A computed fold for a 424-nucleotide RNA from Qipengyuania sp., annotated as Bacterial RNase P class A. The sequence is in RNAcentral, with records from ENA. Of the family's consensus pairs, 94% are formed in the model. Lineage of the source: Bacteria > Pseudomonadati > Pseudomonadota > Sphingomonadales > Qipengyuania. Its mean pLDDT, the model's own confidence on a scale to 100, is 76. It matches the Rfam family "Bacterial RNase P class A". Rfam's curators write: Ribonuclease P (RNase P) is a ubiquitous endoribonuclease, found in archaea, bacteria and eukarya as well as chloroplasts and mitochondria. Its family is annotated with ribonuclease P activity, tRNA processing and dimeric ribonuclease P complex in the Gene Ontology.
[in-house]
RNA sequence: CCAGGGGGCCGGGCAGCCGCGUGUCGCAAGACGCGAGGAAAGUCCGGGCUCCACGAAGCAAGGGUGGCGGGUAACGCCCGCCGGCCCCGGAGAUGAUCCGGGGUCAGGGAAAGUGCCACAGAGAGCAGACCGCCGAUGGCCCGCGCUCCUUUCGAGGAUUUGGGGGCACAGGCAUGGGUGAAAGGGUGCGGUAAGAGCGCACCGGGGCUUCGGCAACGCAGCCCGCAUGGCAAACCCCACCCGGAGCAAGGCCAAAUAGGGGUCUCGCGCCGAGUUCGGCAGGAGCGCUUCGCUCCGAGAGACCCGGGUUGGCUGCUCGAGCCGCGGAGCGAUCCGCGGCCCAGACGAAUGGCUGCCCUUGCGGGGCAGGUGCCUCGGCAUACCGCCCGCAAGACAGAACCCGGCUUACAGGCCCCCUGGCAUU
Numbered sequence: 001c002c003a004g005g006g007g008g009c010c011g012g013g014c015a016g017c018c019g020c021g022u023g024u025c026g027c028a029a030g031a032c033g034c035g036a037g038g039a040a041a042g043u044c045c046g047g048g049c050u051c052c053a054c055g056a057a058g059c060a061a062g063g064g065u066g067g068c069g070g071g072u073a074a075c076g077c078c079c080g081c082c083g084g085c086c087c088c089g090g091a092g093a094u095g096a097u098c099c100g101g102g103g104u105c106a107g108g109g110a111a112a113g114u115g116c117c118a119c120a121g122a123g124a125g126c127a128g129a130c131c132g133c134c135g136a137u138g139g140c141c142c143g144c145g146c147u148c149c150u151u152u153c154g155a156g157g158a159u160u161u162g163g164g165g166g167c168a169c170a171g172g173c174a175u176g177g178g179u180g181a182a183a184g185g186g187u188g189c190g191g192u193a194a195g196a197g198c199g200c201a202c203c204g205g206g207g208c209u210u211c212g213g214c215a216a217c218g219c220a221g222c223c224c225g226c227a228u229g230g231c232a233a234a235c236c237c238c239a240c241c242c243g244g245a246g247c248a249a250g251g252c253c254a255a256a257u258a259g260g261g262g263u264c265u266c267g268c269g270c271c272g273a274g275u276u277c278g279g280c281a282g283g284a285g286c287g288c289u290u291c292g293c294u295c296c297g298a299g300a301g302a303c304c305c306g307g308g309u310u311g312g313c314u315g316c317u318c319g320a321g322c323c324g325c326g327g328a329g330c331g332a333u334c335c336g337c338g339g340c341c342c343a344g345a346c347g348a349a350u351g352g353c354u355g356c357c358c359u360u361g362c363g364g365g366g367c368a369g370g371u372g373c374c375u376c377g378g379c380a381u382a383c384c385g386c387c388c389g390c391a392a393g394a395c396a397g398a399a400c401c402c403g404g405c406u407u408a409c410a411g412g413c414c415c416c417c418u419g420g421c422a423u424u
Stems, first nucleotide, its partner, number of pairs: 001420010012357007020035006037395001041406002044404005049246004062242005067081005082107001083105009108237002113235002115231003130177002132173003137170002139167004144162001147158004185203006204226001205224005211218002250314004260305007269280004282296005321340008358393006366386002369384001370381005
């Protein structure tokens, strides 16, 4: 210098003018102070706060968490450690093994029970035999030798035993091939007809014990040939945790109008019993007249009470707060001291313009610092550099407040690790 990985931080700056929200001061005009984020986002997890419910404890239901220890108000977050898997480097013989570093893991239980394991494959869970190997044992076949019988003496036949060869029929095997995500430990030697933890050595696994560690766990020794594959992000079992709703929570004030309740006054055609009733009178309808029938004809005003709608105030921003220094701790974090006040809107402020600068990209008029050539003072200049012009500066925007997680993010800076190249 380049490439890869991990972590942290910034995320345009300054000035002028105009404007917006809010607080303080002021009679006012106005002055002064403050005014988005690392994610304000998703609303996933944990709390504060508020209201509702609830005598306590236990059990059940439902939901969640899951190696160990620590941090924290709490957490499913964070830190450290342990274990499994993967990768890199070094030592070592490139092996075994050891050392160092990094990444990753929903990392309790599969001998409590239930369930599932597609396709392929012979066989997928008290396993299985397609190819293959063997065929010791039994079976079948063919020679040889012995023995026996016949004989024309060339030979032929028979039986059993001994020995040999063949077939792969019964059967044996679970090594090898093949299928699969997964085939009932691995490597090697022995063993065998062929094989097999069948036997042995080492590795792996399980159990017990000693020692170390708070613990997860680790080291060592002894025993067990190994008997029970995987999935619990399937039901389930075990341990632990958990009331519900949310600032539209909740509290206070309260208008016009409409409606509810109460008191009082006046009134309700006339008469009567304290107004449901009876008699008389009035109006409208039944086409008209009489009669009859039906219906209608009283509420208003003043004051008071309580509720709701709209509205206003509050909750509301000083808080597990921020900055600096010191200390404890590997770290997360905690402790002490000092300093600071840092948005509170609600039809929802936090912006606009101009100038200079910064970063990036593009363009080209130019310069010639670097660089190259050479007749040593000139020439050239794609690229680096300088100058000029133009464009862009991400993701996004508080809404009761905190702690986390996750997701989005132009560009830039810093630190650590690994590898490569070059130089000293």